[in-house]
RNA sequence: GCCGCUAUAGCUCAAUUGGCAGAGCACCUGAUUUGUAAUCUGGAGGUUACCGGUUCAAUUCCGGUUAGCGGCUCCA
Repeated sequence: GCCGCUAUAGCUCAAUUGGCAGAGCACCUGAUUUGUAAUCUGGAGGUUACCGGUUCAAUUCCGGUUAGCGGCUCCA
C1' cells in the first nucleotide's frame, strides 16, 4: 500500500432480510434483615464510531473518514 471483518447504555452483547432501540451485569431507589451479603420491586442511563447520500421512514441500504483485529504484497 491492497483486501476482509468489527464499531449499539459504564461493561458484555441482541435487535427476526428498512417501520416506536432492548437484555444481562454494574449504578440509583425501595422492600426484606439486628446489620451486611443474597433475594425481590421500581428507576435512571443511547448523537446506534464520525461525515454525507438514498428513502415517507435508516442500527439496518450506498459512498467516504477514523479506530481495532486478521490476511496479502513491496522496500530496507
Predicted 3D model of a 76-nucleotide RNA (transfer RNA) from a Planctomycetia bacterium. It matches the Rfam family "tRNA". The family's RNA type in Rfam is transfer RNA. From the family's description: Transfer RNA (tRNA) molecules are approximately 80 nucleotides in length. The coordinates come from a structure-prediction model, not an experiment, and the mean pLDDT is 81. The source organism's lineage runs through Bacteria, Pseudomonadati, Planctomycetota and Planctomycetia.